[in-house]
Context: one part of a larger RNA
RNA sequence: UGACGGGGACCCGCACAAGCAGCGGAGCAUGUGGUUUAAUUCGAAGCAACGCGAAGAACCUUACCAGGACUUGACAUCCUUUGCAUGAACCUUAAUCGGUGAAAUCCCUUCGGGGACAAAGAGACAGGUGGUGCAUGGUUGUCGUCAGCUCGUGUCGUGAGAUGUUGGGUUAAGUCUCGCAACGAGCGCAACCCUUGUCUUUGUUGCCAUCAGAUAAUGCUGGGCCCUCUAGAGAGACUGCCGGUGACAAACCGGAGGAAGGUGGGGAUGACGUCAAAUCAUCAUGCCCCUUAUGUCCUGGGCUACACACGUGCUACAAUGGCUGGUACAACGGGAAGCGAAAGAGUAAUCUGGAGCAAAUCCAUAAAGCCAGUCCCAGUUCGGAUUGUAGUCUGCAACUCGACUACAUGAAGUUGGAAUCGCUAGUAAUCGCGAAUCAGAAUGUCGCGGUGAAUACGUUCCCGGGCCUUGUACA
Numbered sequence: 001u002g003a004c005g006g007g008g009a010c011c012c013g014c015a016c017a018a019g020c021a022g023c024g025g026a027g028c029a030u031g032u033g034g035u036u037u038a039a040u041u042c043g044a045a046g047c048a049a050c051g052c053g054a055a056g057a058a059c060c061u062u063a064c065c066a067g068g069a070c071u072u073g074a075c076a077u078c079c080u081u082u083g084c085a086u087g088a089a090c091c092u093u094a095a096u097c098g099g100u101g102a103a104a105u106c107c108c109u110u111c112g113g114g115g116a117c118a119a120a121g122a123g124a125c126a127g128g129u130g131g132u133g134c135a136u137g138g139u140u141g142u143c144g145u146c147a148g149c150u151c152g153u154g155u156c157g158u159g160a161g162a163u164g165u166u167g168g169g170u171u172a173a174g175u176c177u178c179g180c181a182a183c184g185a186g187c188g189c190a191a192c193c194c195u196u197g198u199c200u201u202u203g204u205u206g207c208c209a210u211c212a213g214a215u216a217a218u219g220c221u222g223g224g225c226c227c228u229c230u231a232g233a234g235a236g237a238c239u240g241c242c243g244g245u246g247a248c249a250a251a252c253c254g255g256a257g258g259a260a261g262g263u264g265g266g267g268a269u270g271a272c273g274u275c276a277a278a279u280c281a282u283c284a285u286g287c288c289c290c291u292u293a294u295g296u297c298c299u300g301g302g303c304u305a306c307a308c309a310c311g312u313g314c315u316a317c318a319a320u321g322g323c324u325g326g327u328a329c330a331a332c333g334g335g336a337a338g339c340g341a342a343a344g345a346g347u348a349a350u351c352u353g354g355a356g357c358a359a360a361u362c363c364a365u366a367a368a369g370c371c372a373g374u375c376c377c378a379g380u381u382c383g384g385a386u387u388g389u390a391g392u393c394u395g396c397a398a399c400u401c402g403a404c405u406a407c408a409u410g411a412a413g414u415u416g417g418a419a420u421c422g423c424u425a426g427u428a429a430u431c432g433c434g435a436a437u438c439a440g441a442a443u444g445u446c447g448c449g450g451u452g453a454a455u456a457c458g459u460u461c462c463c464g465g466g467c468c469u470u471g472u473a474c475a
Base pairs, nucleotide, nucleotide: 001475002474003472004471005470007469008468010466011465012464013463015459016458019423020422022420026315027314028313029312030311031310032309033308034306035305042053043052064301065300066299067298068297069296070295073125077124078123079121080120081119082118083117089100090099091098106115107114108113127290128289130288131287132286136284137283138279139278140277141275143273148187149186150185151184152183153182154163155162156161167178168177169176193267194266195265196264198235199234200233201231203229206225207224208223211222212221213220238261241255242254243253244252245251317416321375322374323373324372325371326370327369334363335362338357339356343352344351345350382413387408388407389406390405391404392403393402429451430450431449432448433447434446435445
C1' cells in the first nucleotide's frame, strides 16, 4: 500500500421488511447429471453451467457408431500430356462407384497459340469440428451502469509511498459547493444519440366533423384535412419563477404555471481492473499430432435410450370457474419458389378454388371482456396424461423419430414439507397476437398490444456494494 475481520462509524440496492404471484407436491415439455449403448458427437459447471452454444437433430445438418468405398484427394495454387465443355434416359448397387449411351458441340486469336472447362499423371501440397483457451488474437460473461481508476507538476517522507482523491455539507453520481500543500488534467458520471408523452407543419394508399349525391349496406362518390393517424423539421423543462430551511454556498422541502418537474418514462452506452472466468467447435493463429487416415464420399443407425436425481417451463387441481350461443375493441411485424380472399366440399385437420397484393391499398377474424343459457361442489360437464382406431399435411422418405384432426379411452392431481425465486406502476399478475430460424416440426426465444393491482412503517437483522477508520503472526 492492499486484502481480510462472527472490529467500529456513515450510506445505497426488490438486500431485508410490507405486499402480490410463483417454484418445491402432480402430469407433460425441455436441458443436465447418472446409467445404458456399437454410438448415445462436442462444449458450458456456485452466483456468472443446466428451454445454455442450438434463431428450430426424420435424410441433410452431423462433428458420433456399424458397414461399404476413395487416396494429389470433396476444396486451392503450380507443372506435363490429351481433349468434343456438358450430358437426358436405361442397366447395376443398399447407396456412392461402375456400364450402355440419345441429343448437343465454349470464347479469343497475330493461326504459332492463349483462356475457361474436363480427363489422366507426377509431386510440391491439400485436408483435420485432432490436442493445448494454462502459448494467443478477436469476441463474451461477471463484479456493475457500481462510482470509481489514474496522471503531470509541486510539496512531504531515507524509502516503499503519501498528498491531490481526505474533511464540513449535498447528490443517483469523485454530482456540486465550502475549506485545505496543493494546483491542474485524463478515463469514467452527466449531457450529446434513439424511442415515448404535448404543440406546430404536411395530406395518399390514411381519416370523415361539416356540405352534397348514391346504396340493401359500407368513406362508396364529389369534396374536405377539423379530428385520428402518417413522417419531417422545430418548440418545450432550465430548480427558470415564488416561499421556507441552509453558511449570504451547493442543495433540500413546499407551491404556481404546465402535456410533462426536479435525471419526466424506457433504451443504447459498461472506466482502470478481477476471476490463468468462457470460447482452438464461429473465425484467425503459434506449437504438437494424423497423412491409403485422426482426411474424403455414401447407406443405415445414433444425438430422441431410461431404474433414477436436479434445473427451467407449460397445463391443472376448478364456480373470480367449465361448456354452448351471440357480440365489441389492438399493436408490433411478415409476404412472390410468397401471403392467399370470396365461393364450394368435409364433423375437423384440410382440400378445391384462385380474386387481390412486391402492399398505410390485398392477405386479415385478436383473446381475455360484455350479454344470455347451462352445470351445483362431485375426482365432477374440473383436469387432460396415456392408449386404440381412422384420417390430414409437409417432404425422395414420417418404422426407429414430425406436427395436426376426429371418435373412443379418461391417469395423476382437491393448492403442495424443509427450503426458495421474481416484481415498486402501466410494473406484477392475466389475455391473446406477431416474427426470426424453418420443406415440416415451440410449452422455448425475441417483440407487440388488451385488462390491470397490492404494498413500502422502516434500515435492527440476512445478502451484495461504496467511503472513512481500526486490528492483523496474510501478500
About this RNA:
Predicted 3D model of a 475-nucleotide part of an RNA (small-subunit ribosomal RNA, 3' major domain) from an uncultured prokaryote. Model confidence (mean pLDDT): 82 of 100.